[in-house]
Predicted 3D model of RNase P RNA and transfer RNA as a complex of 421 nucleotides.
RNA sequence: UGGGCAGACCAGGCGAUCGCGUGCUUCGGCAUGAGGAAAGUCCGGGCUCCGCAGGGCAAGGGUGCCGGAUAACGUCCGGCGCAGGUAACUGUAGGGAAAGUGCAACAGAAACAUACCGCCGAAACAGUUCGGCUGUGGCAAGGUUGAAAUGGCGAGUUAAGAGCUCACCGGCGGUGCAGAGAUGCAUCGGCCGUGUAAACCCCACCCGGAGCAAGACCAAGACAGGGCUUUGAGUGCAGCGGCCCGCUGCCGCCCGAGAGGUAGGUCGCACGAACGUAUCAGCAAUGGUGCGUCUAGAUAGAUGACCGCUUAAUACAGAACCCGGCUUAUGGUCUGCCCAUAUU
RNA sequence: CGGGGUGUGGCUCAGUUUGGUAGAGUACCUGAAUGGGGUUCAGGGGGCCGGAGGUUCAAAUCCUCUCACUCCGACCA
Numbered sequence: 001u002g003g004g005c006a007g008a009c010c011a012g013g014c015g016a017u018c019g020c021g022u023g024c025u026u027c028g029g030c031a032u033g034a035g036g037a038a039a040g041u042c043c044g045g046g047c048u049c050c051g052c053a054g055g056g057c058a059a060g061g062g063u064g065c066c067g068g069a070u071a072a073c074g075u076c077c078g079g080c081g082c083a084g085g086u087a088a089c090u091g092u093a094g095g096g097a098a099a100g101u102g103c104a105a106c107a108g109a110a111a112c113a114u115a116c117c118g119c120c121g122a123a124a125c126a127g128u129u130c131g132g133c134u135g136u137g138g139c140a141a142g143g144u145u146g147a148a149a150u151g152g153c154g155a156g157u158u159a160a161g162a163g164c165u166c167a168c169c170g171g172c173g174g175u176g177c178a179g180a181g182a183u184g185c186a187u188c189g190g191c192c193g194u195g196u197a198a199a200c201c202c203c204a205c206c207c208g209g210a211g212c213a214a215g216a217c218c219a220a221g222a223c224a225g226g227g228c229u230u231u232g233a234g235u236g237c238a239g240c241g242g243c244c245c246g247c248u249g250c251c252g253c254c255c256g257a258g259a260g261g262u263a264g265g266u267c268g269c270a271c272g273a274a275c276g277u278a279u280c281a282g283c284a285a286u287g288g289u290g291c292g293u294c295u296a297g298a299u300a301g302a303u304g305a306c307c308g309c310u311u312a313a314u315a316c317a318g319a320a321c322c323c324g325g326c327u328u329a330u331g332g333u334c335u336g337c338c339c340a341u342a343u344u
Numbered sequence: 345c346g347g348g349g350u351g352u353g354g355c356u357c358a359g360u361u362u363g364g365u366a367g368a369g370u371a372c373c374u375g376a377a378u379g380g381g382g383u384u385c386a387g388g389g390g391g392c393c394g395g396a397g398g399u400u401c402a403a404a405u406c407c408u409c410u411c412a413c414u415c416c417g418a419c420c421a
Stems, first nucleotide, its partner, number of pairs: 001340010012310004017305002020033005035316001039327002042325005047211004054245004060207005065079005080094001081092004095202002100200002102196003116143002118139003125135003151169002154166003170192002172189007215267004223258001225255004236250004260420003274293008345417007354370004364401001372388005394410005
């Protein structure tokens, strides 16, 4: 200098004019007012109601190497294996295909047991024109097809071949050692056809449903329809939205938006797994402790427009019950590391 | 704000469950039949399945992310 990898940070500040929401007000004003993703709604939780969301079974759904973190997670951190890259580093839905079932189109002889071309005629049988010639027998090395052909490759053996035997490599299983574990290393056994579980499935673990238009209260106005029970206490009915146990109630309770009416108000609604900072524990995620801070709350929906200065403030983009993540969109700055080239 | 659904030739749809050569109708083009047109008959072209990535030998189909369109949901017993 060029290319690459990883991580962190910022998303403006100050002043003037006009304007908006919320709170306070001595009615003059004063204070405060979007994000790193507020987004997609893809996961997890809080909260609320359904029934106290408690146990079992079934169905359905989800997760899936090991250890840890967390309120919880499909998230995060550390590690293992595999894959990619010269490297920094990155990716990884990564349990089980020696439980069972299915599928593997086309091509090809064959995609669970097959022989088209081919190699062989040592042994056995039948025929013979005495030639492995025919039936037939042995083989799977080579050819052909395919994404994939019975573990690869070399040597020996053999009629020809083949883990049939041996060396090396790969896989699987046993044993020993190391490790908390995934796993690694060593050694033994010829034990040796695949792929697919983001196909059914098996194993382990997890999950009740609906969602702030949840739900509670106030105000206004009013009708239909349906179910069950009605003096009985259980072998009944309902709440009950899989079933059972268990629980509650048994009197008026439940269902029901069809007609009609209203399109009003208050709460839920912001002190929270909160934020900042210091310190301690830990490799880290994260957690503990001390101190400090209070930081939008609309309901047709506020947070804007313009000018000047500043180092660019331009990009993506606008809260709607609230948090923890993931993913996607996007402007700029800085730091560390790797590779190549050049110079010293 | 919350909850669902759908994207396949120009248009309307099937195929997705159980992965294996992308189909139908209509529209379009050519030819025949007609004096000409319509109808009819015969033949043909046109899509790589909204986009990106992954699993698999192989993806419209399975999984993840994303984009667009669309439907439903107010309260009063």
Description: Its mean pLDDT, the model's own confidence on a scale to 100, is 77. Rfam match: Bacterial RNase P class A. About the family: Ribonuclease P (RNase P) is a ubiquitous endoribonuclease, found in archaea, bacteria and eukarya as well as chloroplasts and mitochondria.